[in-house]
The part of an RNA shown here (small-subunit ribosomal RNA, central domain) has 351 nucleotides and comes from an uncultured bacterium.
Context: one part of a larger RNA
RNA sequence: CUGGGCGUAAAGGGUGCGUAGGUGGCCUAUUAAGUUAGUUGUGAAAUCCCCGGGCUUAACCUGGGAACUGCAAUUGAUACUGGUAAGCUAGAGUUUGGAAGAGGAUAGUGGAAUUUCCGGUGUAGCGGUGAAAUGCGUAGAUAUCGGAAGGAACACCAGUGGCGAAGGCGACUAUCUGGCCCAAAACUGACACUGAGGCACGAAAGCGUGGGUAGCGAACAGGAUUAGAUACCCUGGUAGUCCACGCCGUAAACGAUGAGAACUAGAUGAAGGAUAGGUUAAACCUAUUUUGUAUCGAAGCUAACGCGUUAAGUUCUCCGCCUGGGGAGUACGGUCGCAAGAUUAAAACUC
Numbered sequence: 001c002u003g004g005g006c007g008u009a010a011a012g013g014g015u016g017c018g019u020a021g022g023u024g025g026c027c028u029a030u031u032a033a034g035u036u037a038g039u040u041g042u043g044a045a046a047u048c049c050c051c052g053g054g055c056u057u058a059a060c061c062u063g064g065g066a067a068c069u070g071c072a073a074u075u076g077a078u079a080c081u082g083g084u085a086a087g088c089u090a091g092a093g094u095u096u097g098g099a100a101g102a103g104g105a106u107a108g109u110g111g112a113a114u115u116u117c118c119g120g121u122g123u124a125g126c127g128g129u130g131a132a133a134u135g136c137g138u139a140g141a142u143a144u145c146g147g148a149a150g151g152a153a154c155a156c157c158a159g160u161g162g163c164g165a166a167g168g169c170g171a172c173u174a175u176c177u178g179g180c181c182c183a184a185a186a187c188u189g190a191c192a193c194u195g196a197g198g199c200a201c202g203a204a205a206g207c208g209u210g211g212g213u214a215g216c217g218a219a220c221a222g223g224a225u226u227a228g229a230u231a232c233c234c235u236g237g238u239a240g241u242c243c244a245c246g247c248c249g250u251a252a253a254c255g256a257u258g259a260g261a262a263c264u265a266g267a268u269g270a271a272g273g274a275u276a277g278g279u280u281a282a283a284c285c286u287a288u289u290u291u292g293u294a295u296c297g298a299a300g301c302u303a304a305c306g307c308g309u310u311a312a313g314u315u316c317u318c319c320g321c322c323u324g325g326g327g328a329g330u331a332c333g334g335u336c337g338c339a340a341g342a343u344u345a346a347a348a349c350u351c
Stems, first nucleotide, its partner, number of pairs: 004322003007305002012319001014201004021194003025088002028085004033081002035077008049065006091191001092188004096183003103177007110154001115149007125136002162169002206247006215241002220236004258318006266296004271291008300307002324351003333344004
């Protein structure tokens, strides 16, 4: 390299958009680049192979043949691939009318609760634990009632429910805005799939500047526990958590399962539509269909576990990745970053 693989053994890029490239629906005509048939030229000799000959054999030497699977020219073939031209509608998309949704951004509003402050009542404890102590409290705490301030999060509804490419998204209202789905027609006419580089998004933590800080809470301090206790438990508590703008670019970024297309038994739920029937109407029920979603399961697959029309089944196209363990996702170098570091990525040596 080929072959073989990537749910759990090594291996799917965190996710999307998209450039080059790769691949690409049906039909007709044409071309003849790929493809294919013939002919001609060339493919040095030696070597290899076959049949002979010569050294007593062999190695070796030598005659003939075959082969040199290639290249070029030329004459044909036209199924397939490609090119050109004309067309089609099953892929893809557009228009119209509907439906659902924690999809996104901004602004405003709300109630419960915690904390603090002010005032009233009230008196000796409160708090905390396995048990305690640190801590708070006669300068009146805890408890309780009324008022005020401020920040953060939105109980119930809530659901193997919904939406989003992923990260993720949950009070209410308004404005702006993305995508999906359903129905019936009309239109465009292959406009498609994938996608090296590239660009964009990307939890938490962390970083920069400026705000904010109720609760929680790395670090830190104290109290316990303990042989010790740089912990687990307790009392405090700074960064941070929140907002704006800008970085970082990583996660068990997981379905540990790349994207798209086609085909291959069923059963049961539940969410969004549509059609028909029942129903006075709504609600609801039944049947069919469609989109996403969950559990079980035939065939098949799998080392097994399990997967099983949302495949890990049967096939096709494109991308990414793997090649014994450690050294090591490290060193050096490059690129990026304010830094933290990220990314790309070895070898010696060793088993």
Model confidence (mean pLDDT): 88 of 100.